[in-house]
RNA sequence: CGACACCGGGCGGGAGAGUUCCGCCAUACGUGGGUCGGACGCCGAAGGGGCAACUUCCUCAGAACCUCUCAGGCGCCAGGACCGCCCGGCCGAG
Numbered sequence: 001c002g003a004c005a006c007c008g009g010g011c012g013g014g015a016g017a018g019u020u021c022c023g024c025c026a027u028a029c030g031u032g033g034g035u036c037g038g039a040c041g042c043c044g045a046a047g048g049g050g051c052a053a054c055u056u057c058c059u060c061a062g063a064a065c066c067u068c069u070c071a072g073g074c075g076c077c078a079g080g081a082c083c084g085c086c087c088g089g090c091c092g093a094g
Base pairs, nucleotide, nucleotide: 001094006089007088008087009086010085011084012083013082018040020039021038022037023036024033025032026031041074042073043072047070048068049067050066054062055061
């Protein structure tokens, strides 16, 4: 000087599933609104739990996009695992 890996931040991309019914407000009674509550139905990619391929001194322990739906989500917004780029921190292969 300094790669890979890890952590944080910024930008971009980012799926799935009812805006179904009722209550509430308005109404020209055709319907509309959407912030909330309830009912039922659904989704899995915040988080969380469970098992496990695998890793390991084959012990402990760690571990999924699998699985469960507690939470969260099912118009828009927001969120969003993960991916790419940039910046910073840390480590220090070389």
Glycine riboswitch aptamer from Flexivirga endophytica, 94 nucleotides, folded computationally. The prediction has a mean pLDDT of 76. The sequence was found by an Rfam model in a public genome assembly. The model forms 91% of the base pairs in the Rfam consensus.